[in-house]
Context: one part of a larger RNA
RNA sequence: AUCUAGAUUAGGGAAUUCGGCAAAUUAGUCCUGUACCUUCGGUAUAAGGGAUCCCUGGUUUCGUUCUCGUAUGGGUGCGAUUUCAGGGUGCAAUUACAAAGAUGGUCCGACUGUUUAACAAAAACUUAACAUUCUGCUAGUCCGUAAGGAUGUGUAUAGAAUGUGAUACCUGCCCAGUGCCAGUACUUUAAGCCUCGUUUCAACGGGGUGAAGAGCUGGUAAACGGCGGGAGUAACUAUAACUCUCUUAAGGUAGCGAAAUGCCUUGCCGUUUGAAUGACGGCCUGCAUGAAUGGUAUAACGAGAUUGUCACUGUCCCAAUCUAGAGUCUCCCGAAUACUCUUUCCUGGUGCAAAGGCCAGGGAAUUCCAGUGGGAAGCGAAGACCCCGUGAAACUUUACUGUAGCCUGUCGUUGUGAUGUGGUUUCUGUUAUAUAGUGUAAGUGGGAGCUGUUUGAGCAUAAUGACGUCAGUUAGUAUGUGAGGCGCCAAUGUAACACCACUUUUCAGAAAUUAUGUCACUAACCUCGUAAAGAGGAACAGCGGUUGGUAGACAGUUUGGCUGGGGUGGCACGCUGUUGAAAAGAUAUCAAUAGCGCCCAAUGGUAGACUCAGUCGGUUUAGAAAUCCGACGUAGAGUGUAAGAGCAAAAGUCUGCCUGAUUGGACUCCGAACAUAAAGGUUUCCAAACACGAAAGUGUGGUCUAGCGAACUACCAAGCCUUCUUAAUGAGGGCUGGUAAUGACUGAAAAGUUACUCCGGGGAUAACUGAGUUGUCGCGCCUGAGAGUUCGUAUUCUGUCUUGUGAGAUUACUCAUAAGCAGAGAGAAUAAAUCGACGGCGCGGUUUGCUACUUCGAUGUCGGCUCUUCCUGUCCUGGCGGUGCAGAAGCUGCCAAGGGUGGGGGUGUUCACCCAUUAAAAGGGAUCGUGAGCUGGGUUCAGAACGCUGUGAGGCAGUUUGUUUGAUAUCUACUGGAAUUGUUGGGAAUCUGAAAGGAAGGACUUUUUAGUACGAGAGGAACGAAAGUUCGUUGCCACUGGUCGAUCUGUUGUCUGAUAAGGCAUGCAGAGCAGCUACGCAAUAAGCGAUAAGUGCUGAACGCAUCUAAGCACGAAGCGUACCUUGAAAAGAGAUUCCUUAGAACACGGAAAGAAUACCCGUUUGAUAGAAGUGGUGUGUAAGUGUCAAGGCAACGAGACAUUCAGCAUGCACUCACUAACGUUCA
Repeated sequence: AUCUAGAUUAGGGAAUUCGGCAAAUUAGUCCUGUACCUUCGGUAUAAGGGAUCCCUGGUUUCGUUCUCGUAUGGGUGCGAUUUCAGGGUGCAAUUACAAAGAUGGUCCGACUGUUUAACAAAAACUUAACAUUCUGCUAGUCCGUAAGGAUGUGUAUAGAAUGUGAUACCUGCCCAGUGCCAGUACUUUAAGCCUCGUUUCAACGGGGUGAAGAGCUGGUAAACGGCGGGAGUAACUAUAACUCUCUUAAGGUAGCGAAAUGCCUUGCCGUUUGAAUGACGGCCUGCAUGAAUGGUAUAACGAGAUUGUCACUGUCCCAAUCUAGAGUCUCCCGAAUACUCUUUCCUGGUGCAAAGGCCAGGGAAUUCCAGUGGGAAGCGAAGACCCCGUGAAACUUUACUGUAGCCUGUCGUUGUGAUGUGGUUUCUGUUAUAUAGUGUAAGUGGGAGCUGUUUGAGCAUAAUGACGUCAGUUAGUAUGUGAGGCGCCAAUGUAACACCACUUUUCAGAAAUUAUGUCACUAACCUCGUAAAGAGGAACAGCGGUUGGUAGACAGUUUGGCUGGGGUGGCACGCUGUUGAAAAGAUAUCAAUAGCGCCCAAUGGUAGACUCAGUCGGUUUAGAAAUCCGACGUAGAGUGUAAGAGCAAAAGUCUGCCUGAUUGGACUCCGAACAUAAAGGUUUCCAAACACGAAAGUGUGGUCUAGCGAACUACCAAGCCUUCUUAAUGAGGGCUGGUAAUGACUGAAAAGUUACUCCGGGGAUAACUGAGUUGUCGCGCCUGAGAGUUCGUAUUCUGUCUUGUGAGAUUACUCAUAAGCAGAGAGAAUAAAUCGACGGCGCGGUUUGCUACUUCGAUGUCGGCUCUUCCUGUCCUGGCGGUGCAGAAGCUGCCAAGGGUGGGGGUGUUCACCCAUUAAAAGGGAUCGUGAGCUGGGUUCAGAACGCUGUGAGGCAGUUUGUUUGAUAUCUACUGGAAUUGUUGGGAAUCUGAAAGGAAGGACUUUUUAGUACGAGAGGAACGAAAGUUCGUUGCCACUGGUCGAUCUGUUGUCUGAUAAGGCAUGCAGAGCAGCUACGCAAUAAGCGAUAAGUGCUGAACGCAUCUAAGCACGAAGCGUACCUUGAAAAGAGAUUCCUUAGAACACGGAAAGAAUACCCGUUUGAUAGAAGUGGUGUGUAAGUGUCAAGGCAACGAGACAUUCAGCAUGCACUCACUAACGUUCA
């Protein structure tokens, strides 16, 4: 010296800084006194002010001991306590310790509380309160496979879930979307069941029935959520109460508002400040405020965020001194990390583009010690950012696929009865009116009889049921009567009747079977419950099988590629033409230019015929252009569609007839440079059957090159083979062809987030630096429209101009001439300080880009602080030229890098803005110099909030608040300190000065020159001289100031019984010598030499001119000297003097020296240190004794004075050997 923890600092007082971080201030108790605001409780210890110790005496209240013969009392002591008066001391009386700094504005959250153990304490969570939803108890919710359990041994004033978050005032509009709730005639709909078809039976197919769900209809926002645009209009302007229009589910109400929300933005205005990107108050143009995802206000509270003021201070100007401890230094022990090698310098260059190791040059004698932290793209950790991986995980959802759960039909567990309503089958009855006809004729067939007399035909009467077309039909009952009645026949009619059979229709009944609703039962089952019982529910529920629905609650997964990083965008992802493409072939880019994902039954085949576009001439309407005629007409047309190639006996145009745009097979070629494949395409040929043509022939679509798609699967067509089957039939499989798409186009079935993240890799690939380039940027040059009051000057011409002269007139006038002025055009010439558009050319490598070369087994990323150095394109200072330079002040250019280039306000800022100064407040580089130097405000982890966005998880070069900065230095480098060797015998001393370092000085002001030069004035210099200031530099401590744990004094608490004297808390406080220091003091010239720009002399080249070519001379803060410091290791290793047993070292005592070492002094022939004494210095008057002292009856008594400038201390000086400096070795 460093670190850690402390102490004190003059003057200033936050100027520091992101920010008063840290430190300082305040502080206890008593008395006093307390504002705004307020939920009246608080705020509040608000703030502010005073007192506080010792002694003496009195006094208040209380407890208590002892004592007194009048006791309710007196006396006495002890311990607390109140208050007053007087006296006294000190710098200071809560004297130490302990112990709030205060206050104003704003944001957020009401509060106390809780939280990320180990980076976030908060505005986040919680909270009381408010609201909604579910739930009637075998509840709801949750856990569990279940049994069972929690809530709860609770019961709607309860429990659960969710949102908001005290309180006050309030909480608007929207139900279209998504949810939730309710309803649901109807539609859709699974299994099952019924039925039909098919089948030997099945499979299979059709139909019917049919739940939840969905559709459908409503409700619901303190559910998820949402809450517009365009015009016009008022008598200044502006604005728009007003009007119109489009549109929505509704169009943001009350409030608040550049806000924790505002991009633009440092919005505008005001206050605060000298200055404010801050703060506060307003405004409202709200990118993108807004009402329980709560809006606004708010007392109190807050280790929350922000901003003022007072006090206070070493935060700072600007540092200094001191103390303790230490992993510091010396000595003795003694780890871990790290370690490719090494004989481990600098600069420039090179190089995978940033080298200790390569190249060149320079430096470098060797070795240690202490430090500093520039470099080793240092150590630490297979980069966390970015990209990639057909990696992972977690989370989300209207991704895909599933699964619990829930809802639901059905079957089983599952029984009895009643009743209602249906379906089907069988049986018994019944029913059937056109008109005509006796009559209410169901239809068809049979058919000539059937039936009856006590087993009572028919009729009558009475009451009744069913049907009914209102005519009647039919059924049975009671009474009476007692032998016939019906049919055939006749009539009518389409049909003729008795009787029998079958069938259809209506209705009724019975039986069987089946479906369903309701009710009842009890015995399954369930619940409660008992010792046993019993009670309630009940074929429901529950449970099991199965069906459909719902279902991020859970699970498994997916979530493309190319890419001048990735993402966003695009498709350059399948095809075609041309160019690129470099005359074989092939050939890339997110290269250029265009196209395709078809079309056409004729736009195809064939045979025949014809010639186009355009121009000119002619011709009614008719025009430039309609149709017609003629001529010319190599394609300038057309050819379905891009472009290229091709095409006129045509491949173009027209017409006839046709379907070759057909079926089967084989090869070539393209696809695919080379080798090997698919789909697809192409050409040629063979066979079949065709078309056209007289025939030769042509024709397997379009003149050629684009117009396309695997397997599985499904369907279609024609047959053949085959399995099942006894056969037929049917079903399945195979072969051939066709159709349906994968366009990410050789073809998975597929959405997101991650800042909570992880793994493997990549410098194959981004964000810093560097490198390359330099569009952009900065600077310079060329050109020169012009700007700059005029824009050079001479000549000519013109003139209702002005003036002068001469002549003539004469009141004003005319003519001639000269000068000036104005204008015109010509000609001649080049004056131009300063500025300069468009356009062009360079330089730089400080901007921003581009590239992706270095680094992803890590080169720490903005700004500030600190500290150094370099560049010059110079801001100031110095020297010059020009000027639109009178002076002064400027403008512009040249030389010049020695020195300087500052302080503040707001902002994280760099930058920019502002304030006051100044000679000036220049610009840049150094890994955007500098984090193994600091900081950590910003950016860029994890928490949280706002706005916006997204269904959501989440996201945002949007905002806001909070948030761990590692380390013992090996090498090199640098700053210092030592040792050794060399320099040719050794040693002591004194020098020289190669070389190195330095800025050792820089700048300003004032006075004088001088109110002078200059100038009309206003103004107003210089050369030179002097004095000072400021910024640096070096040194010092007499002064001033600071410190001063040597010291002295005062004093608090406590201990040593008291005094005296001390210990402890460095106790605090006052003062302070030496020392160290700044805020103090001192010093800090000029000159010489060579030059720059520039100025000259002489002087040619070039008979002149010319500062130059030869020669000579000036000329700057710059260069070299000068000045200060180091410096014989300067290898060219120096010189001089003296000595030659010369000297030196160790050791010892030391300090003016000092980390060790060294240096220096001394070592008895001695004042080196200590002790002692004297002086000086510091403090401030010791103890003891005496006197005084407020008082008190007294004892006593703080304190004062005297003795006493005392006592104490003394790192200084002197005196003094009392103690200790003894000894040893080398040469």

Background
This is a predicted structure of a 1227-nucleotide part of an RNA (large-subunit ribosomal RNA, half B) from a marine eukaryotic metagenome. The full RNA is in RNAcentral, with records from MGnify. Rfam family: Bacterial large subunit ribosomal RNA.